[in-house]
RNA sequence: GCCCCCGUAGCUCAACGGAUAGAGUAGAAGAUUGCGGAUCUUCUGAUAGAGGUUCGAUUCCUCUCGGGGGCA
Numbered sequence: 001g002c003c004c005c006c007g008u009a010g011c012u013c014a015a016c017g018g019a020u021a022g023a024g025u026a027g028a029a030g031a032u033u034g035c036g037g038a039u040c041u042u043c044u045g046a047u048a049g050a051g052g053u054u055c056g057a058u059u060c061c062u063c064u065c066g067g068g069g070g071c072a
Base pairs, nucleotide, nucleotide: 001071002070003069004068005067006066007065010025011024012023013022018055027043028042029041030040031039048064049063050062051061052060
């Protein structure tokens, strides 16, 4: 330099192009307990960035950024 794959919550993963982007775990508060742990309830928190297509984009297209792999 060329080609391929990936990027969603602190972490691990879901989501035919269509309803308020959901789970587990972690974190916070509460209940419970003599105190913890466990359990239960509630809450917090995310689509790498910018354009485009579309009535509608996490999903499709282009570019950029980041990570991984292959060839030279």
Model confidence (mean pLDDT): 80 of 100. Transfer RNA from Parcubacteria group bacterium CG10_big_fil_rev_8_21_14_0_10_35_15, 72 nucleotides, folded computationally. The sequence is in RNAcentral, with records from ENA. Taxonomically the source falls in Bacteria candidate phyla (Bacteria). Its Rfam family is "tRNA". By type it is a transfer RNA.